[in-house]
């Protein structure tokens, strides 16, 4: 310096043009004398950041940042 790949909520993590499955913690409830387990609800419509493109973008493309590999 040159390829490629990732880059989602605390954490890991499926996955797509019409706006995000699931587990893990967490916070509330139920049940239990208490708790533990078990159960139900809740927990990203700011998906690194910035542009474009679309009637819409987490998803496509540019660009910048960050990680990892590889090659010189």
């Nucleotide at each position: 310096g040159g390829c490629g790949c990732c880059c989602g909520a605390g954490c890991c993590a499926g996955g797509u043009g019409g706006g995000a499955a699931g587990g893990c913690g967490g916070c509330g409830g139920u049940c239990u004398g208490c708790a533990a387990a078990a159960c139900c609800g809740c927990u990203a419509u700011g998906a690194a950041c910035g542009g474009g493109u679309u009637c819409g973008a987490u998803u496509c493309c540019c660009g910048u940042g960050g990680g990892c590999g590889c090659c010189u």

Predicted 3D model of a 72-nucleotide RNA (transfer RNA) from a Chloroflexota bacterium. Its mean pLDDT, the model's own confidence on a scale to 100, is 80. NCBI's taxonomy places the organism under Bacteria, Bacillati, Chloroflexota. It matches the Rfam family "tRNA". By type it is a transfer RNA.